Predicted 3D model of a 72-nucleotide RNA (transfer RNA) from a Candidatus Woesearchaeota archaeon. Its Rfam family is "tRNA". Rfam classes the family as a transfer RNA. The coordinates come from a structure-prediction model, not an experiment, and the mean pLDDT is 82.

[in-house]
RNA sequence: GUCCCCAUAGCUUAACGGCGGAGCGGUCGGCUGUUAACCGACAGGUCGCCGGUUCGAACCCGGCUGGGGACG
Numbered sequence: 001g002u003c004c005c006c007a008u009a010g011c012u013u014a015a016c017g018g019c020g021g022a023g024c025g026g027u028c029g030g031c032u033g034u035u036a037a038c039c040g041a042c043a044g045g046u047c048g049c050c051g052g053u054u055c056g057a058a059c060c061c062g063g064c065u066g067g068g069g070a071c072g
Base pairs, nucleotide, nucleotide: 001071002070003069004068005067006066007065010024011023012022013021018055026042027041028040029039030038048064049063050062051061052060
């Protein structure tokens, strides 16, 4: 330098173009003599950034940034 893949909650990760969820972690409560475990509830997301397509974008297209890989 060229090409490919990835980017969603603190971490790991789902999501036929129309509802963004889960597990772990966190907070609160229940249970227990206490803790752990277990059970329940709650909080936590400008879906990496900018633009485009569309009535409508986490999802499709382009560029950028960051990470990983292949080739030279």